[in-house]
Formats: sequence, C1' cells, structure tokens
RNA sequence: CCAGGGGGCCGGGCAGCCGCGUCAUCGCUUUUGCGAUGCCGAGGAAAGUCCGGGCUCCAUGAAACAAGGGUGGCGGGUAACGCCCGCCGGCUUCGGAUCUGAUCCGGGGUCAGGGAAAGUGCCACAGAGAACAGACCGCCACACCGGAGCAAUCCGGCGGCAAGGGUGAAACGGUGCGGUAAAAGCGCACCGCGCGCGCCGGUAACGGCCGCGGCACGGCAAACCCCACCCGGAGCAAGACCGAAUAGGGGCUUCGCGCCGGAUAUCCGGCAGGCGCGUUUCACGCCAUGGGUCAUUUGCCACAAGCAAGUGCCCCAGCGCAGCCCGGGUUGGUUGCUUGAGCCACGCCGCAAGGCAUGGCCUAGAGGAAUGGCUGCCCGUGCCGAUACGGUCCGGUUUCGGAUACCGUCGGUGCGACAGAACCCGGCUUACAGGCCCCCUGGCAAC
Repeated sequence: CCAGGGGGCCGGGCAGCCGCGUCAUCGCUUUUGCGAUGCCGAGGAAAGUCCGGGCUCCAUGAAACAAGGGUGGCGGGUAACGCCCGCCGGCUUCGGAUCUGAUCCGGGGUCAGGGAAAGUGCCACAGAGAACAGACCGCCACACCGGAGCAAUCCGGCGGCAAGGGUGAAACGGUGCGGUAAAAGCGCACCGCGCGCGCCGGUAACGGCCGCGGCACGGCAAACCCCACCCGGAGCAAGACCGAAUAGGGGCUUCGCGCCGGAUAUCCGGCAGGCGCGUUUCACGCCAUGGGUCAUUUGCCACAAGCAAGUGCCCCAGCGCAGCCCGGGUUGGUUGCUUGAGCCACGCCGCAAGGCAUGGCCUAGAGGAAUGGCUGCCCGUGCCGAUACGGUCCGGUUUCGGAUACCGUCGGUGCGACAGAACCCGGCUUACAGGCCCCCUGGCAAC
C1' cells in the first nucleotide's frame, strides 16, 4: 500500500438578521394574557411494533392439573428476555509447521445445535429397488432340462451373487486384506456405530483412553409429536381527579326467593342451595316474598259443615344474583408526563458480557403537536478545466532541463445521507451520501 473480516466514532462548522417551545425571575395587565432577560430544547436508529420489563387497571385469592403459547448444546451476565459474553460440538474455509500422507497448531465464516429405539407421517420424478428394499446392464455355474455345434464350447431355463456399472439429492456402513464357483462382516485390521452406574481431564456441554460386540433399518421433527424449562389479561387511547350533562332509561332469559336459633318492627348469627375460572380442593364474597285454586294429612267437633296447622302440584303478582340486547349523556379541564434498572470520569475485580466503589452532571415534555427561515464565509466530497508553484517521475548530477497519469494548489459546477420524541427503559431487526480511527488474517514493498 492492496484485499477480506470484525469493532467504534462523526455525519457539517462559524457569524449576522428575523422567528419558535417548556421552565425560572422581573415588570405591565381586573382576568385571559403581553414584554424583557436567562438556562435548556429530537435519534443512532426517534423507524418496525418483533421480544423483555417498569408503571397502571382488571380478573376474589391460594395450590394442583388441563388447554394454549414460548424457548432449546454448556456455563455465566442481566430487572428480565427469544438478548449479550465465553466455551463445547457439527459443517466449511484460509494459513503455518513437520515431512511426503497424514498429523498437529492457529485464524475466519456459519448452525432453527434436545429426541428418529414412544408412536404416526413424508422422501416427487428417475430407478430393479427408497428402510428389515432390490435385479436393468451384469458376475458365477452346466449337477439337472432344452437348443446349436464333429467337438471344444455357446445360448436359454432352473440355481447362486449384490462385490462392479447404471438411476437418483440420497441405494441398507467405509478402506484394505483374506476367502469364494462368483460373492457378502463371511472372517480379520483400522475407521464408523452400539453397549459399559469403566478410568482420566473439565463446573458442564464435551474430549481422551480402555474393554466387549459383527453391529438395530438411511434422511426429514423450520413435519405432527415426545422430553426439559418458562408464561394471568389488557394497555398511557392504561389509569386518577374536577367540572358538566343525561334517561336512578327500556326489554329478554336461566335459576332461585329454603331451614334453625335469638330478637320490639327493622334486624343479627349459623346451616343448606346457587353464582363468582376450563376442572378439582380450600378460603372469601353476594343473594330475594306474598296471595290463590285443587288434592291430601292431622287437630277442634259425636259426625257433618266450618275453622286452624302442615305437605304436594299448578297459577298470579313481586323480588334477587347472574347473563344478554337496544338506547341516552359526556367527547371540557387538570394530572399521569419526566431523577432514570440514568449519564460521564477514574480506580479495582473479571478472558469477556458485566459488577463494585468514589466523585461529578441534570441534558425536550409538546398537546394537532415547538427547535425554523434567509444571507455570507468556511469544511467535506463527485465531476470538469488550468497551472507546473511543491511532492512525484525521467535525464543530468552544486546551480539545471523535461513530463503531468497521481497527491497537494487554483477556478468552475453539483451534492452534503437515513431520517422527527409523544409514559419510560434493556434488546433485536431494518435504513444510511460521505469520511475518520482501531484490531485480526493474507499478499506486496522497504528497513
């Protein structure tokens, strides 16, 4: 200097004139307000609304289960998370070392990284065959049958094979040796795989070693599912207060309005029943009356008639909890609303994410929504042109001459990104003209 990767920062500056918003002070103003001065006044993403919370209200509360949803290697961080950090493993890639084919070391990228022996399902087409499969081309064989041939032999059937070739994204472990008629874990070595409350290291994921076993039949769970862990709902248009107005509105439905004790009516206590959550248990809360017909029982009465008390069914009126439907009023003001899991500096701990301690700082709070407009100079940048003043290059070698692609210089011209808080915070994702800085890997050059 170039390329790749990772991280961080800036993203216009200055001046003048005019103009905005909150707050504070002062003055004027009956009030509403007006004026002056002063401090402060959009972001790294304010975006998306994808996660996690703070805060507010609701669900009667607790526990267990179910349904639904979320996460998914291990450990750590955090208020928490689906986030961040470190580590492990898979896949992939770059470099170096040693030596001649593999091993070791280091760096980068990426992973939706628990389970396929709990079960179900899918793998199109091609292909013989796609999960306890399979014979297209083939290999072997001639014991048996048939055909050709003088014969050797060849072809077909029957028989054996799945090692070779082909199809495919993928073909039922891989390489090598032995063995065989030809073959195959058929046997053996190594690798792979499975088993082992095995040994060693590590907090763990995991890694290494040892022993046994020819060994269950691939892939997909971002398929249903299983396993582990986690999870109430709604949201600042949440809520609170003040003011004002209206219709203390109308209708429908299920279920129910029971028993005992005390008491002056009212009422109080206990039990039962029902409701309050998808289920269960416990706790807690809420809930309401009179009349009539018929039938029947008992008592009064000698019987009957009649009367009294109770029970059953039905009817009328009313009441209560709960649920549902229709309709009316208010769309005013104040608040919530900015001191925060806040920011900055330095020190210590930690590989890091982060944590602790000390000190300092206060940096929008609008309410249809403020921070802007104009001018000048400067800065950065793209393009065009000029010059040869400097760098640079060539020749010469005090002094010089030439060149102009590049950098600086001068002039002109264009441009200055993405984009605006609305209760607040921690993340993720997306957008971003141009510029600067740091780290890692590799290459080139110089010393």
A computed fold for a 447-nucleotide RNA from an uncultured Sphingomonadales bacterium, annotated as Bacterial RNase P class A. Rfam family: Bacterial RNase P class A. Rfam's curators write: Ribonuclease P (RNase P) is a ubiquitous endoribonuclease, found in archaea, bacteria and eukarya as well as chloroplasts and mitochondria.